[in-house]
RNA sequence: GCGGCUGUCGUAUAACGGCUAUUAUGCCACUCUUCCAAAGUGGAGAUGGGGUUUCGACUACCCCCAGCCGCA
Numbered sequence: 001g002c003g004g005c006u007g008u009c010g011u012a013u014a015a016c017g018g019c020u021a022u023u024a025u026g027c028c029a030c031u032c033u034u035c036c037a038a039a040g041u042g043g044a045g046a047u048g049g050g051g052u053u054u055c056g057a058c059u060a061c062c063c064c065c066a067g068c069c070g071c072a
Base pairs, nucleotide, nucleotide: 001071002070003069004068005067006066007065010025011024012023018055027043028042029041030040031039048064049063050062051061052060
């Protein structure tokens, strides 16, 4: 330099063009307990960036960024 794959709450993970974006764990609060742990209830927290198509984009297309793999 060329080609391919991946990018979603702190971490891991689901989502088919039709959202209030899923679940687990972690975090916060409360309940329970003499205390802690465990358990239960509730809560906050995310689509790598920009553009295009579309009534509607995490999803399709283009460019860029980062990581990984292969070729040279």
Predicted 3D model of a 72-nucleotide RNA (transfer RNA) from a bacterium.
Model confidence (mean pLDDT): 83 of 100.
RNAcentral holds the sequence, with entries from ENA.
Its Rfam family is "tRNA". Rfam classes the family as a transfer RNA.